RNA sequence: GCGGAAUUAACUCAGUUGGUUAGAGUGCAGGUCUCAUAAUCCUGAAGUCGCCAGUUCGAUCCUGGCAUUCCGCA
Numbered sequence: 001g002c003g004g005a006a007u008u009a010a011c012u013c014a015g016u017u018g019g020u021u022a023g024a025g026u027g028c029a030g031g032u033c034u035c036a037u038a039a040u041c042c043u044g045a046a047g048u049c050g051c052c053a054g055u056u057c058g059a060u061c062c063u064g065g066c067a068u069u070c071c072g073c074a
Base pairs, nucleotide, nucleotide: 001073002072003071004070005069006068007067010026011025012024013023019057028044029043030042031041050066051065052064053063054062
């Protein structure tokens, strides 16, 4: 330098051939229970879906560029 993959909650990940509340588990906070802790159970907070543009009535999803990480080729 070229090609490919990934980027969604604090972490690990799902998701939708574009549609009206964006989710799970872990973690965190509160409650329940206990003499107490843990576990169980209940509830809750936490996201500009990497950034900027384009297409569209409408983009987390499609297109282009950029950024970061990984893999391959040279």

Record summary:
This is a predicted structure of a 74-nucleotide RNA (transfer RNA) from Ostreococcus tauri. Its mean pLDDT, the model's own confidence on a scale to 100, is 82. Taxonomically the source falls in Ostreococcus (Eukaryota, Viridiplantae, Chlorophyta, Bathycoccaceae). The RNAcentral record of the sequence draws on ENA.